[in-house]
Context: one part of a larger RNA
RNA sequence: CUAGGCGUAAAGGGCAUGUAGAUGGUUUUAAAUCUUAAAUUGUUAAAAAAUAAGAAAAAAUCUUUAGAACGCAAUUUAUUAUUUGGACUUGAGUUUUUAUAGAGGAUUAUGGAAUUUUUCAAGGAGCGAUGAAAUGUGUCGAUAUGAAAAGGAACACUGAUGGCGAAGGCAAUAAUCUGGGUGAAAACUGACAUUGAGGUGCGAAAGUAUGGGGAGCAAACAGGAUUAGAGACCCUGGUAGUCCAUACUGUAAACGAUGAAUAUUUGUUUUUGGUUUUUAUUGAGUCAGAAGCUUAGCUAACGCGUUAAAUAUUCCGCCUGAGAAGUACGAUCGCAAGAUUGAAAUUC
Numbered sequence: 001c002u003a004g005g006c007g008u009a010a011a012g013g014g015c016a017u018g019u020a021g022a023u024g025g026u027u028u029u030a031a032a033u034c035u036u037a038a039a040u041u042g043u044u045a046a047a048a049a050a051u052a053a054g055a056a057a058a059a060a061u062c063u064u065u066a067g068a069a070c071g072c073a074a075u076u077u078a079u080u081a082u083u084u085g086g087a088c089u090u091g092a093g094u095u096u097u098u099a100u101a102g103a104g105g106a107u108u109a110u111g112g113a114a115u116u117u118u119u120c121a122a123g124g125a126g127c128g129a130u131g132a133a134a135u136g137u138g139u140c141g142a143u144a145u146g147a148a149a150a151g152g153a154a155c156a157c158u159g160a161u162g163g164c165g166a167a168g169g170c171a172a173u174a175a176u177c178u179g180g181g182u183g184a185a186a187a188c189u190g191a192c193a194u195u196g197a198g199g200u201g202c203g204a205a206a207g208u209a210u211g212g213g214g215a216g217c218a219a220a221c222a223g224g225a226u227u228a229g230a231g232a233c234c235c236u237g238g239u240a241g242u243c244c245a246u247a248c249u250g251u252a253a254a255c256g257a258u259g260a261a262u263a264u265u266u267g268u269u270u271u272u273g274g275u276u277u278u279u280a281u282u283g284a285g286u287c288a289g290a291a292g293c294u295u296a297g298c299u300a301a302c303g304c305g306u307u308a309a310a311u312a313u314u315c316c317g318c319c320u321g322a323g324a325a326g327u328a329c330g331a332u333c334g335c336a337a338g339a340u341u342g343a344a345a346u347u348c
Stems, first nucleotide, its partner, number of pairs: 003320004007302002012316001014202004021195003025088004030084004036078008051066003054062001091192001092189009104178007111155001116150006126137002163170002207248006216242002221237004259315006267293011297304002321348002330341004
């Protein structure tokens, strides 16, 4: 480079935004360029070769004659696309009338249950733990019970196959600020679109830095058990951490292991949010989601199946036997931990 692929065999970037680039709706006019096809003309030296015909008894051979094809150029006709100009409304968007669902985000305030600790009351021998125990705790009065206070973290029931968000993710209540979505009806702009290398932003948990906070839980650590041993599983404790603020890190089975967008294609059941209609319903229709089964089709099979892994198109990312290896080296980023990029020898 070509080809075939990427749910599970190697392979979809963690997610978005958007630059260059690539691709792109309907219609019209003219010009230029471009793609493809056809026709005509010219050219494609001669010889040779090949084809057809001819000569000697035949072949090799020889002689003569005949007609090409491909390519290239120009012209004409048709056609494709692009650029420039005009028009359009279906794609896209904006605004209005509004309506509406939601754990979407940020900040502040408030709440009750529970755990723990402290104090008081009353009480008097164990409690706690386990397979069984021990360490532990308790007559300096524990555990259990009642009252009060403090403090931190998380929000039972509702709760769902439910909802929202680009993904990560989001759940007590209220207020303030704020993003996006969806439906109905109008008007407006007039292709403004899709994708997106680099770039930029967001990005669980753990971890890092500084300062707070610290109830419960709990790496490390200590002790008790178990065991041949036990650096573990079990038990008693327990520090980082978990929480908050501000910075960093930039990775996960970041999974639907399935990139984004558009169009087309059998039914059925359930469900969320609008809306139209109705006999006002457990009805019917329609739009936007979320799930189960399924037709055609696809698939190596499993399975997927209008939320496609079907049928097509556009753009990006990635794969190319196994190990060595996501390692070495270099470069970039980072306070560090490390991250990103990413080989080869050798072996089979």
The part of an RNA shown here (small-subunit ribosomal RNA, central domain) has 348 nucleotides and comes from Glaucocystis nostochinearum.
The prediction has a mean pLDDT of 81.
Lineage of the source: Eukaryota > Glaucocystophyceae > Glaucocystales > Glaucocystaceae > Glaucocystis.